This is a predicted structure of a 583-nucleotide part of an RNA (large-subunit ribosomal RNA, domain V) from a Candidatus Woesearchaeota archaeon.
Lineage of the source: Archaea > Nanobdellati > Candidatus Woesearchaeota.
The coordinates come from a structure-prediction model, not an experiment, and the mean pLDDT is 80.
[in-house]
Context: one part of a larger RNA
C1' cells in the first nucleotide's frame, strides 16, 4: 500500500421481540349496583265514566217511600155468631137529628154475613145477667195488622217555565239560544303502562336450560366412639287410621309333607313337621312367637295441669317441631299385679303480624232499664315447600358503572377418555401354508395435529378466522437416491429399512380451513413455529350500533336462522436485522 477479519460509534431504513404503546375489557360472571323500555308484574297516580250532594229555583201529570187525619175491614171449635189486642166500664143509643123491620143500589167478604148511602116504616134496639169459650160483648180510650181517600214531606219519571249559570252578538244597556240540563267544587265507584316508584331468589365443575342435591326419614360412603363434603350411589316423606288407637283372654304364621267327594299344580278340611324363610297401613334399617303378629269382649290414655332430659344444635350459644321419663287429677281395661299421655322404633313438618273459633261468677272500656259493644289473659284453627317465614314479571345488540382472571369464550398449561400411529398375541383368509399381503377377538405404548375435560397464569385487554408475504424447522418420506423381501420371469406393482439435500405446482364454485371437481405432473406428503406471521396487508367470514325476511314471544325484544351495512390508531425509545460511513 492492496485485502480479510473483530471491536465500538454514526447515518438510513425493516417492523421480528419487549406476551410493546394507547382505553380501570365493550364478550362472559358476580353486584340483595343503575338506567331506559315492555306487559294480562306489584303498588299507585293523573285521565275517563257513572251514581250522590252543593251552586240549585217555579209548576203541572204519573208512579213509588214516609209522617199524618179521618174511614172501613179483623170468621179455628165451642158460643144466637165475622171475638184483632189491652183497660177502663154499668148503662148506651133512639122517639126534636126517627130505632127494630122491609125495598133498592154501592162496598168488602172465609160466601155465613158486615158496612155505607137513599126510600119506606114508627117506638123500641143494645149491654150487664145467662150459656159458651182461653178470651165477653154496649160505649170510650189506646194500640196492632191490612186497605181506601185527604193532606204534607221526598224521590224518580215525563212535559213545561225563567230568575241562577252557560254561549253568541253588542260599546253599554240589553237581545237571542240553552236552562236548572251543562259548567264548577267536594265524595264514593269502576277502569286506567298515558304516567310513577320498585321487584324480578338460592344452590350451579362459568352462565343460561334441565334438576332440587332448599325441609324431613332409612341404609352405603364414613376411614369399628359421636360428628363429617359432592349437580355421590341406592330409595323414600309432605300420608292414612274412630280403628289401623287402649286394656284383657285366646292363638301361631309362611312353607313342605301325608289323607281326604265334585276339586284339577293351585279353593274349602284332617293331621305331622316348622326360630321365623310369614305378617307389622307405607320406604329402608333396626326390633317382634304363650308376641311387637292374628282373632275376639270391653272401652277412648288419640284427656287435663306441671317438671325433668335428650335430638334439633358434638365441641359451641337459641327458636319451633319430635322423643323419653316423672308427679298430680279423673278416667279405661284387668280377679289382681299392672298396663294406657295414639299407632313396634326412626320420616309425616311452620314465628310474628292478622282473621275467626272456644272456655271464664276473669280483668279493663265504652254504653243500657235489662242489656249491648270494644281491648286483653288462656288454649285451639287458617301459611309461608326459597320450608327459622319480603307482598313482587319480563327485555336490553341503545345500553351504562363498581369488581373478577375467585368464572366462561381465543390462545397457553395440565390430562389424552376421543383422535393420529406403532407394538405384542395370532382365530382366521391367502388352493396346501398364520406373519409375500391381510389380520378378528384381547393387551401394552408413543404423539400432543382432532374433539374434550380441568379452570391452573391472563378480565387496570397478550387484537379473532381466512387469506396474501416471508423464514428457518421436524419426519411418522407423496417424489427423486441407496437397499431388502415377496404369492419378485421381464414390465409394472405390494410391503419394509436407510435418507429431510432438492421439489412438492396450475385451476373452478365457496369468507372458508377443510371437502368436491377440472386438466396436467417424478410427486403434487404430513406438521409444529401464541391454530408462526393485523406497530406487515386484506377485512370476505364470525361479533356493536341502521335495516328486512322466516320463525318465536301479548309485547319490548330474541334466534350456532338469512340478508344487507359497518373508522383496521400511531413520526419506533430499547433490542433484533437490512443497507451504507467512520474510527
Nucleotide at each position: 500500500c492492496a485485502g480479510a477479519g473483530a471491536u465500538u460509534u454514526c447515518c438510513a431504513g425493516u417492523g421480528g421481540g419487549a406476551a410493546g404503546u394507547g382505553a380501570a375489557g365493550a364478550c362472559c360472571c358476580c353486584g340483595u349496583g343503575a338506567a331506559a323500555c315492555u306487559u294480562u308484574a306489584c303498588u299507585g297516580u293523573a285521565g275517563u265514566c257513572u251514581g250522590u250532594u252543593a251552586u240549585u229555583g217555579c209548576a203541572a201529570c204519573g208512579u213509588g217511600a214516609g209522617u199524618u187525619u179521618u174511614g172501613g175491614u179483623g170468621u179455628a171449635u165451642a158460643g144466637c155468631g165475622u171475638a184483632a189486642g189491652u183497660g177502663g166500664g154499668a148503662g148506651u143509643c133512639g122517639u126534636c137529628u126517627g130505632a127494630a123491620g122491609c125495598u133498592u143500589a154501592a162496598u168488602c167478604g172465609u160466601u155465613a154475613g158486615g158496612u155505607u148511602a137513599a126510600g119506606u116504616g114508627u117506638a123500641g134496639a143494645c149491654g150487664c145477667c145467662a150459656a159458651u169459650g182461653u178470651a165477653a160483648c154496649a160505649c170510650c180510650a189506646c194500640u196492632c195488622a191490612u186497605u181506601a181517600a185527604g193532606a204534607c214531606u221526598u224521590a224518580c219519571g215525563u212535559c213545561g217555565c225563567u230568575a241562577a249559570u252557560u254561549a253568541a252578538c253588542g260599546a253599554a244597556a240589553g237581545u237571542u239560544a240553552a236552562g236548572a240540563c251543562a259548567g264548577u267544587g267536594a265524595u264514593a265507584g269502576a277502569u286506567g303502562g298515558a304516567c310513577a316508584g320498585u321487584u324480578u331468589g338460592g344452590c350451579u365443575g362459568g352462565g343460561g336450560u334441565g334438576g332440587c342435591a332448599c325441609u324431613c326419614u332409612g341404609c352405603u360412603g364414613a376411614a369399628a366412639a359421636a360428628g363429617u363434603a359432592u349437580c355421590a350411589g341406592c330409595a323414600g316423606a309432605g300420608c292414612c287410621c274412630a280403628a289401623u288407637g287402649g286394656c284383657u283372654g285366646a292363638c301361631u304364621c309362611a312353607u313342605u309333607c301325608g289323607g281326604g267327594u265334585c276339586a284339577g299344580a293351585a279353593a274349602u278340611c284332617c293331621g305331622a313337621a316348622g326360630u321365623u324363610g310369614a305378617g307389622u297401613g307405607c320406604g329402608a334399617g333396626g326390633g317382634c312367637a304363650a308376641a311387637a303378629g292374628u282373632c275376639a269382649g270391653c272401652c277412648u290414655g288419640a284427656u287435663u295441669g306441671g317438671a325433668u332430659u335428650u335430638c334439633c344444635a358434638c365441641u359451641a350459644a337459641g327458636a319451633a317441631a319430635g322423643a323419653a321419663u316423672c308427679c298430680a287429677a279423673a278416667c279405661a281395661u284387668g280377679a289382681a299385679a299392672g298396663u294406657g299421655u295414639g299407632g313396634c322404633c326412626u320420616a309425616g313438618c311452620g314465628a310474628a303480624c292478622c282473621u275467626c273459633u272456644a272456655u271464664g261468677u276473669c280483668c279493663u272500656c265504652c254504653u243500657u232499664g235489662c242489656u249491648g259493644g270494644g281491648g286483653g289473659c288462656u288454649a285451639g284453627a287458617g301459611a309461608u315447600g326459597a320450608c327459622c317465614g319480603a307482598a313482587a314479571a319480563g327485555u336490553u345488540a341503545c345500553u351504562c358503572c363498581g369488581g373478577g382472571g375467585a368464572u366462561a369464550a381465543c390462545a397457553g398449561a395440565g390430562u389424552c377418555g376421543u383422535c393420529g400411529c406403532g407394538c405384542c398375541u395370532g382365530a382366521g383368509a391367502g388352493u396346501u401354508c398364520a406373519c409375500a399381503u391381510c389380520g378378528a377377538c384381547g393387551g401394552c405404548g408413543c404423539g400432543g395435529c382432532u374433539u374434550g375435560c380441568u379452570a391452573c397464569a391472563u378480565c387496570g385487554a397478550u387484537g379473532u378466522c381466512g387469506g396474501c408475504u416471508c423464514u428457518a424447522c421436524c419426519u411418522a418420506u407423496c417424489c427423486u437416491g441407496g437397499c431388502c423381501g415377496u404369492g419378485c420371469a421381464g414390465a409394472a406393482g405390494c410391503g419394509g429399512c436407510c435418507a429431510a439435500g432438492g421439489g412438492u405446482g396450475c385451476g373452478g364454485g365457496u369468507g372458508u380451513u377443510c371437502a368436491c371437481c377440472g386438466a396436467u405432473u417424478a410427486a403434487a406428503a404430513g406438521g409444529g413455529a401464541u391454530c408462526g406471521u393485523g406497530a406487515g396487508c386484506u377485512g370476505g367470514g364470525u361479533u356493536c350500533a341502521g335495516a328486512a325476511c322466516g320463525u318465536u314471544g301479548u309485547g319490548a325484544g330474541a334466534c350456532a336462522g338469512u340478508u344487507u351495512g359497518u373508522u383496521u390508531a400511531a413520526u419506533a425509545u430499547c433490542u433484533a436485522c437490512u443497507g451504507g460511513a467512520a474510527a
Description:
The full RNA is in RNAcentral, with records from ENA. Its Rfam family is "Archaeal large subunit ribosomal RNA".